[in-house]
Context: one part of a larger RNA
RNA sequence: GGCGCAUGGUGGAUGCCUUGGCACCAAGAGUCGAUGAAGGGCGUGAACGGCUGCGAUAAGCCACGGUUAGGCGCUGAAUAGCCUUUGACCCGUGGAUUCCCGAAUGGGGGAACCCAGCGCUGGUAAUGCGGCGUUAUCCCCGGCUGAACACAUAGGCCGGCGGAAGACAAGCGGGGGAAGUGAAACAUCUCAGUACCCCGAGGAAAGUAAAUCAACAGAGACUCCCUGAGUAGUGGCGAGCGAAAGGGGAUCAGCCCAAACCUGGCAGAUGUAAGCGGACAUGCGUUGUCUGUCAGGGGUUGUAGGGCGUUUGUUCCGAGUCGUGUCCGGCUCGGCAGGAGUUACAAAUUUGUGUGGUAGUCGAAGCGUGUGGAACCGCGCACCAUAGAGGGCAAUCGUCCCGUAGACGAAACUGCACGAUCUCCUGUCAGACGUUCCUGAGUAAGUCCGCUCCCGUGAAACGCGGACUGAACCUGGGGGGACCACCCUCCAAGGCUAAGUACUCCUUGGUGACCGAUAGCGGACAAGUACCGUGAGGGAAAGGUGAAAAGUACCCCGGAAGGGGAGUGAAAUAGUACCUGAAACCGCGCGCCU
Repeated sequence: GGCGCAUGGUGGAUGCCUUGGCACCAAGAGUCGAUGAAGGGCGUGAACGGCUGCGAUAAGCCACGGUUAGGCGCUGAAUAGCCUUUGACCCGUGGAUUCCCGAAUGGGGGAACCCAGCGCUGGUAAUGCGGCGUUAUCCCCGGCUGAACACAUAGGCCGGCGGAAGACAAGCGGGGGAAGUGAAACAUCUCAGUACCCCGAGGAAAGUAAAUCAACAGAGACUCCCUGAGUAGUGGCGAGCGAAAGGGGAUCAGCCCAAACCUGGCAGAUGUAAGCGGACAUGCGUUGUCUGUCAGGGGUUGUAGGGCGUUUGUUCCGAGUCGUGUCCGGCUCGGCAGGAGUUACAAAUUUGUGUGGUAGUCGAAGCGUGUGGAACCGCGCACCAUAGAGGGCAAUCGUCCCGUAGACGAAACUGCACGAUCUCCUGUCAGACGUUCCUGAGUAAGUCCGCUCCCGUGAAACGCGGACUGAACCUGGGGGGACCACCCUCCAAGGCUAAGUACUCCUUGGUGACCGAUAGCGGACAAGUACCGUGAGGGAAAGGUGAAAAGUACCCCGGAAGGGGAGUGAAAUAGUACCUGAAACCGCGCGCCU
C1' cells in the first nucleotide's frame, strides 16, 4: 500500500409523514373607484425585530345578535399591568374612525414630500403659528353676460349631492399586426389574422327578427353543439388550407323608429282675404297660407304596407271642451271592465308570505382484563346505527373528543320566487272602392386600387374599404356565383332584444388509479423574500427531537467549543448540527497478501 471482516466519522439518498400545492365537479359571485379604488409608504403594542391586524379613536371604538369562562394575534419562556357572569376574549351583521402617496384632482414634485389662495375659527397687544372646509381638467344641464358685425354666434363668468377619469384573472368585440417554422432550399403560400400592442364594453360579450337561404318541394331571427366532411372547393393544384345548404339537438321572443298625414308651440316669409271641424244664424280677425324647427298623435311592411277620401258592418258609462245657440263629428278627463309589466317592446316605489345566504344549536352507543412507556391491540362479555365519512387522542376506537346521519336557528344585512301596492295599455276593429301622398341618397351601383369570404384574379358573383363618378324611388329595388332572359325569392342604405354559448381574479362545499419536499404553484419555512441588475426584469435555497421539553439540576476536564459522569425519557447512536440515516469520501481495530 492492497483486499477482507468489524466498527466509527462525514454526507443526506431512501422509507414513512404533511401544514402546501395540482386538477376537476356543483352552487354562488362576477366588479371596485372623486362618499377617493387597486396597490403602497409611514406609523400603531409596557418592553416589539418580522408577519398579521388596525389608522393619530391606530392588534383597535360603538350598537345589535351568537357562543362562552376565561382572555390581552403568530409569539414560545418569564416579568409588569390590565379586562372579565354588570358577559371579557372569540364569531357574525350594521355603523364610526380611516395619517401620507397613489386616477390623485389647490400649485409643484425626484410617489409617500414642498409651497399656497379663499371662507369660518382657536391663539397673540399684533405679526408669525394652529384647526376645519374648499379650490384640477373635460363633457352635460341651467343661468348671466357678450366681439369682429345690427340681430346672432364664438368667447367669458356663475351654479349643479350631474357625469367621466383609474384598477381588474380569464373570456368577448373592434383597430393595428410579426417572425422562428413548414414547404425537407426559397420568393407566391404557410405559420396566422396566431403571438404581441392599442381601444372598448359586460357578467357575459358578439350576433339577432331576411334586400336570408333554397330550387320549382319549400324553409322561416340569432347563437352554440353533433353531422354533413376532410366532402364541395381552393392551392408554386406543392406544402397545405378548407366551407355551405340540408339533417339531428340546446334554447326559444319578438319589437321600436324615420317618412306620408293630423294637431300644437316657436321663428321667418307672404298677406286683409282665403279662415275660425261640417250645416244654419251670429260674432271674431298679429286669423289664414308657405318654409324651417321642436313636441304630441299616427305609422312600420313585401301573398306589399301605411297615409288621405268615400263607404259597409261592429263597439261600456258619465262629465268637460272645440267663440256662442241646435244637430252631427272630434278631443280631453274620470269611473267601470279587460289585459300587460320592471331583460327589448315605458318606468319607479313600498310591503307581505315562503325559501336561501352571512354567526350558530341539539345530536345514539363500552366496560373489564393481559401485554406495553403509552391501548385505539389481544382476550372476555355488551351496546348504537337515517350516524361503520373523516380527523384527533402516548400503537390500529362505530360506542373517549371534534364530528357524521338526522333535526333545528337570526336582533341585523341580503339573494330568489310568488302575491299585494304601483305603473302602463285597450274599450273600436274588420272589410271594400278610389287616390297615387309616404316607405331610410352623395345611398345603391359602376370604374380603378385593395381586402375578406373554401375562393391565391380566376369565368369571380356576394360582402367591406379608398379615389372618381353616381341612380331608380312601387309601372320601384336587391339576390339566386361573370352576363342575359324567364321564373323564384326578398325589401338595403335607422335602432333595441332574454335564453341556449365562453371564462374564473374570487366565495362555499366536495372529489381524485393527482404530487409528497430535486415532486407538487417560483413559493409547505421571514417567498415574489434573500440575492442579482441603472432599469425593464431575473429570482433561489431552506420541512420532520420527543407522546410530552420531561431541552440534561449537580460534579469533573477545558479559555471556549466540545466532552466524561449523573439525571430525563420507551429510546439520547431521539440532545435542538436532533426520525430513518444508503453511497461516494476519511478513519480506528483485527486478519491475510506484497
The part of an RNA shown here (large-subunit ribosomal RNA, domain I) has 594 nucleotides and comes from a Solirubrobacteraceae bacterium. The RNAcentral record of the full RNA draws on ENA. It matches the Rfam family "Bacterial large subunit ribosomal RNA". The source organism's lineage runs through Bacteria, Bacillati, Actinomycetota, Thermoleophilia and Solirubrobacteraceae. The coordinates come from a structure-prediction model, not an experiment, and the mean pLDDT is 82.